This is a predicted structure of a 404-nucleotide RNA (Bacterial RNase P class A) from Streptomyces bobili. The coordinates come from a structure-prediction model, not an experiment, and the mean pLDDT is 76. Rfam family: Bacterial RNase P class A. It is annotated as a ribozyme. Rfam's curators write: Ribonuclease P (RNase P) is a ubiquitous endoribonuclease, found in archaea, bacteria and eukarya as well as chloroplasts and mitochondria.
[in-house]
RNA sequence: CGAGCCGGGCGGACGGCCGCGUGGAGCCCCCAGGGGCUUCCCGAGGAACGUCCGGGCUCCACAGGGCAGGGUGGUGGCUAACGGCCACCCGGGGUGACCCGCGGGACAGUGCCACAGAAAACAGACCGCCAAGGACCUCGGUCCUCGGUAAGGGUGAAACGGUGGUGUAAGAGACCACCAGCGCCUGAGGUGACUCAGGCGGCUAGGUAAACCCCACCCGGAGCAAGGUCAAAAGGAGCCGCUGUAAAAGGCGACUCUGCGCGGACGUUCGAGGGCUGCCCGCCCGAGUCCGCGGGUAGACCGCACGAGGCAGGCGGCAACGCCGGCCCUAGAUGGAUGGCCGUCUCCCCGGCCGCCGCGAGGCGACCGGGCGACAGAACCCGGCGUAUAGCCCGACUCGUCUG
Numbered sequence: 001c002g003a004g005c006c007g008g009g010c011g012g013a014c015g016g017c018c019g020c021g022u023g024g025a026g027c028c029c030c031c032a033g034g035g036g037c038u039u040c041c042c043g044a045g046g047a048a049c050g051u052c053c054g055g056g057c058u059c060c061a062c063a064g065g066g067c068a069g070g071g072u073g074g075u076g077g078c079u080a081a082c083g084g085c086c087a088c089c090c091g092g093g094g095u096g097a098c099c100c101g102c103g104g105g106a107c108a109g110u111g112c113c114a115c116a117g118a119a120a121a122c123a124g125a126c127c128g129c130c131a132a133g134g135a136c137c138u139c140g141g142u143c144c145u146c147g148g149u150a151a152g153g154g155u156g157a158a159a160c161g162g163u164g165g166u167g168u169a170a171g172a173g174a175c176c177a178c179c180a181g182c183g184c185c186u187g188a189g190g191u192g193a194c195u196c197a198g199g200c201g202g203c204u205a206g207g208u209a210a211a212c213c214c215c216a217c218c219c220g221g222a223g224c225a226a227g228g229u230c231a232a233a234a235g236g237a238g239c240c241g242c243u244g245u246a247a248a249a250g251g252c253g254a255c256u257c258u259g260c261g262c263g264g265a266c267g268u269u270c271g272a273g274g275g276c277u278g279c280c281c282g283c284c285c286g287a288g289u290c291c292g293c294g295g296g297u298a299g300a301c302c303g304c305a306c307g308a309g310g311c312a313g314g315c316g317g318c319a320a321c322g323c324c325g326g327c328c329c330u331a332g333a334u335g336g337a338u339g340g341c342c343g344u345c346u347c348c349c350c351g352g353c354c355g356c357c358g359c360g361a362g363g364c365g366a367c368c369g370g371g372c373g374a375c376a377g378a379a380c381c382c383g384g385c386g387u388a389u390a391g392c393c394c395g396a397c398u399c400g401u402c403u404g
Stems, first nucleotide, its partner, number of pairs: 001400004006395005012345007020043002023040007045375001049386002052384005057223004064281004069219005074088005089103001090101004104214002109212002111208003126153002128149003132145005161179006180204001182201008227302004235258004240253004260294007273285004309328003313324004348371005354365004
C1' cells in the first nucleotide's frame, strides 16, 4: 500500500424570522370549569420499524389428578427473565484472522433413501474367479450342468472398515501386523462438556429425527382498547327543611345511598350461572343469570413516565456482567406537538491544478468547478432478536506485495 475479518461510534452544525406541545413562575379576564399574554427548562430513534421472544405492571384465578398442547436441547456462567448474551467443548468450512451449527437418542418403534445398480439393510451375484462332471477341440481353450466365492471390475451421494501379508481350488478378518472406528478398563488434566496416554476385545451392525417419534427440562390466562375515579342519566330508598292537613296524605328543595323501565325463561342448597389453560374427573364461588323491546350516557381525569433509568470514575472478572459511591431528571400527545423559510458552513463523491514531508515505498494539505445527504417518526414501559440504512470515523487482527 492492497485485500480480508471482527468490534465500536456518528449519521449534520450555526445564525435570523415566523409558528407548535407538556410542565414551572408571574400578570389579566371570566367566575365550578376555563381562556389570554410574558418568560424559563425540556421536546423522536439506532433502529421509534417487524410484533418474533422475555418481562415489569393491571385484572381474573390459584385444588389437585390425568390426557393433550407449546417451548428449549453440548458444558459452565451472566441476567428480572428469555428461544438472549459471554466463555469453552465437539463437528464442519477457510492459507489465516475468523465463521457456521434446529449440537440428547438410529440398540424403543414406524417411515424414507429417486434414478442407476445384482443388491440400499443385517441385503446381494450383472461382468467375473475357482472345483467336480459332461461335450467339443487347432491341446492355447470354448460351451453346458451343479457347487463354492464376494478379494477384482462396473452402478451410485452412499455397497457390511483400510493397507500389506499368511492361507486357499479360488477367495474371505478365516488368521496376522499396523491404522481408523466401536465397546470396556486404568492413569493424568479440567467445575464440566471433554482431552491426552496406555491396555484388552470382538471384527465393524449405512444415512436420515431441519421425518413421525422417544428422552430430559420448562410453561396459569388475558392484556393499557389492561384497569380505575368522577360526572351524567330515566327512577327508587333514607333523612332534613319549608309548605299543607284536625292529624295525615300530598307538593317543593338540599344531602346521603342505590341505581334505567317493561315482558319472558331458568334458578335460590334437589344449585341457574361462573371459575380452575384446551378436554375429562374432581374441587371452589354462588343468588341471581340469560333473552327480547324501549331509554340515558359516549364527557373529564388517573393509569402516563423516578425507571431492572442515564452519564463519567474506581474495584472484581478472560468476558458477558456485577459491586461501590458521585452527578443528572432528559417528550407525554389524544385527530394526535417539535415545523416552515432564508443565509453561512461542515461531511462525502467526481474532475482539474499547486505546494509540502520522506533515503524510499509512499503520505499530507490548499485552491477552483460540479454533485450529494440514507433508513425512517414515540403512544404504558423495559431487556433481546430480526430487518432497512446515502455516507463516514475509530480500534484490534490475518494474508499478500513493495521499500528501508
It is recorded under the gene name rnpB.